[in-house]
RNA sequence: GCCGACAAAGGCAAACCAUCCGAAAGGAUGGGACGCAAAGCCACCGGUCUAAAGGAUUCGUCCCAGGACAGCGGGGUUGCCAGAC
Numbered sequence: 001g002c003c004g005a006c007a008a009a010g011g012c013a014a015a016c017c018a019u020c021c022g023a024a025a026g027g028a029u030g031g032g033a034c035g036c037a038a039a040g041c042c043a044c045c046g047g048u049c050u051a052a053a054g055g056a057u058u059c060g061u062c063c064c065a066g067g068a069c070a071g072c073g074g075g076g077u078u079g080c081c082a083g084a085c
Stems, first nucleotide, its partner, number of pairs: 001085001004081001011036002016031006034071001040077003044074003047069004054063003
């Protein structure tokens, strides 16, 4: 440099529950483990969700600035351990 085993050290933690924050999507902390070889970090591209502001409206809703998701995919970036070459 490459690679990720039905293994090892160490690590993360879905659903759900509690408390808190948020208009919502969702987030934080604790409990909890479905899973994860980047499930570390970054909204750059696509996607999904939301839409308090703004716009449209047949008043049902729709569009959307913005927001969220890195555990949806791609990309960027940093890095532990082990095995083989």

c-di-GMP-I-GGC riboswitch aptamer from a Gammaproteobacteria bacterium, 85 nucleotides, folded computationally. The coordinates come from a structure-prediction model, not an experiment, and the mean pLDDT is 88. It was read from a public genome assembly, where an Rfam model found it.